Context: one part of a larger RNA
RNA sequence: GAACGAACGCUGGCGGCAUGCCUAACACAUGCAAGUCGAACGAAGCCUUCGGGCUUAGUGGCGCACGGGUGCGUAACGCGUGGGAACCUGCCUUUAGGUUCGGAAUAACAGUUAGAAAUGACUGCUAAUACCGGAUGAUGUCUUCGGACCAAAGAUUUAUCGCCUUUAGAUGGGCCCGCGUUGGAUAGAUAGUUGGUGGGGUAAUGGCCUACCAAGUCGACGAUCCAUAGCUGGUCUGAGAGGAUGAUCCGCCACACUGGGACUGAGACACGGCCCAGACUCCUACGGGAGGCAGCAGUAGGGAAUAUUGGUCAAUGGGGGAGACCCUGAACCAGCCAUGCCGCGUGCAGGAAGACGGCCUUCUGGGUUGUAAACUGCUUUUAUACGGGAAUAAAUAGCCCCUGCGGGGGAAGUUGCAUGUACCGUAUGAAUAAGCACCGGCUACUCCGUGCCAGCAGCCGCGGUAAUACGGAGGGUGCAAGCGUUGUCC
Numbered sequence: 001g002a003a004c005g006a007a008c009g010c011u012g013g014c015g016g017c018a019u020g021c022c023u024a025a026c027a028c029a030u031g032c033a034a035g036u037c038g039a040a041c042g043a044a045g046c047c048u049u050c051g052g053g054c055u056u057a058g059u060g061g062c063g064c065a066c067g068g069g070u071g072c073g074u075a076a077c078g079c080g081u082g083g084g085a086a087c088c089u090g091c092c093u094u095u096a097g098g099u100u101c102g103g104a105a106u107a108a109c110a111g112u113u114a115g116a117a118a119u120g121a122c123u124g125c126u127a128a129u130a131c132c133g134g135a136u137g138a139u140g141u142c143u144u145c146g147g148a149c150c151a152a153a154g155a156u157u158u159a160u161c162g163c164c165u166u167u168a169g170a171u172g173g174g175c176c177c178g179c180g181u182u183g184g185a186u187a188g189a190u191a192g193u194u195g196g197u198g199g200g201g202u203a204a205u206g207g208c209c210u211a212c213c214a215a216g217u218c219g220a221c222g223a224u225c226c227a228u229a230g231c232u233g234g235u236c237u238g239a240g241a242g243g244a245u246g247a248u249c250c251g252c253c254a255c256a257c258u259g260g261g262a263c264u265g266a267g268a269c270a271c272g273g274c275c276c277a278g279a280c281u282c283c284u285a286c287g288g289g290a291g292g293c294a295g296c297a298g299u300a301g302g303g304a305a306u307a308u309u310g311g312u313c314a315a316u317g318g319g320g321g322a323g324a325c326c327c328u329g330a331a332c333c334a335g336c337c338a339u340g341c342c343g344c345g346u347g348c349a350g351g352a353a354g355a356c357g358g359c360c361u362u363c364u365g366g367g368u369u370g371u372a373a374a375c376u377g378c379u380u381u382u383a384u385a386c387g388g389g390a391a392u393a394a395a396u397a398g399c400c401c402c403u404g405c406g407g408g409g410g411a412a413g414u415u416g417c418a419u420g421u422a423c424c425g426u427a428u429g430a431a432u433a434a435g436c437a438c439c440g441g442c443u444a445c446u447c448c449g450u451g452c453c454a455g456c457a458g459c460c461g462c463g464g465u466a467a468u469a470c471g472g473a474g475g476g477u478g479c480a481a482g483c484g485u486u487g488u489c490c
Base pairs, nucleotide, nucleotide: 001490003488004487006486007485008484009483010482013344014343015342016341017340018339020336021302027299028298030297031296032295035062036061037060040059041058043056044055045054046053047052069255070254071253078181079180080179081178082177083176084175087173088172092169093168096165097164098163099162100134101133102132103131109124110123111122112121113120114119140149141148142147154161155160182227183226184225188218189217190216193215194214195213196212197211198210199209200208230252231251233249234245235244236243237242257278258277259276260275261274280291281290282289283288308334310333311332312331316330317328318327319326320325347378348377349376350375357369358368359367360366361365383428384427385426386425387424388423392418399410400409401408402407435479436478437477438476439475440460441459445474446473447472448471449470455462456461
């Protein structure tokens, strides 16, 4: 000198765009953050123009594995980069086919009943795109190549949406390997350890697991152990090499009160799912129960220190739905903070009696503050008031047309949180707007006070009676809505 997710002191007019718990992965009151589908199903209630419609607790489907948060752990195939073979992939696109015949239940509901509650128990009834069986089965799977085995679901406005098997793809993921990836020399480390065979397990390779056999494997090219740490694109600095760093944004990983476990599922060993154990908190009729903000706000605590218990789904995106639409603390906006960057303003021109006052002085005088003020004229960014007033919106659905029936095209129209905002115009009137640090050696000097005192200080050093170094004043210098100090890094 540059930089910062900064803090502190003094000061503070406006706007735009960004950023905002770095500490206790400490504990959390309250609200919200994942639902949706009646065009899968029965039922109940309500309305009815008797055509039907509306609402939904329950069964069922899809979603809840995304999105959002945090950085505890991890020195590792975790990440980065480049390769690889033994794999899976819901929704989507695509290929070839199929969608047949039956059955038994169960929630809801009704009744009885246990309990303070959470939640149940028994009996009876009922539906399905829920469940089960038979058939058909291949270019599917397995195969000893003879053969064996495996599916489906309907809804309805009759035009579609579905369902099952299968081919290829796309997307997403699992796995393996080469190289790279902090500090310490602590020198030996290792028995499922290293390899083989058989078996098991997995979507899949593999000591992943198991039985047996062999005795290997790693290590000064740093094993093992200890400490520290999420990694990367990047960011800061620097001419570069390098050094430091990993907030915001993007990619990957790990975690979800602590530890363990599986279930469901295409996908989890699952933040707002389940089970067990533990700590903690809460309710209780003491028998027993409930909970998990490292989601968004917010509270307490810790700390030098970090914001609103806001609005809207209008846009973008996501989930569900045929759609209308519903949900969405993702997102978009608004609020707070000079936290940062950028921009603007706090007037402009004239004006010498060089006024008054202040300060200095060699003191009837002069210098300086200083064109500065007063005064005259002008302007109105900003401010205040009034008026006008956007873009962000193109669509979907409905209508018309074309069609190879998948879809495509067209006209008119609907929808705005922010917002009566941005922006524009008019009126008023210099009106509403300057500080902070420094002045010995850096840009910038004198007087007074003090007298090794009080104090200053980043270093050298100042102060003991003429202090440009302390404190005040006048003047000056630098930067400016900021200026200094502290911290960290280059």
This is a predicted structure of a 490-nucleotide part of an RNA (small-subunit ribosomal RNA, 5' domain) from an uncultured bacterium. The coordinates come from a structure-prediction model, not an experiment, and the mean pLDDT is 85. The full RNA is in RNAcentral, with records from ENA. It matches the Rfam family "Bacterial small subunit ribosomal RNA". Its family is annotated with ribosome and structural constituent of ribosome in the Gene Ontology.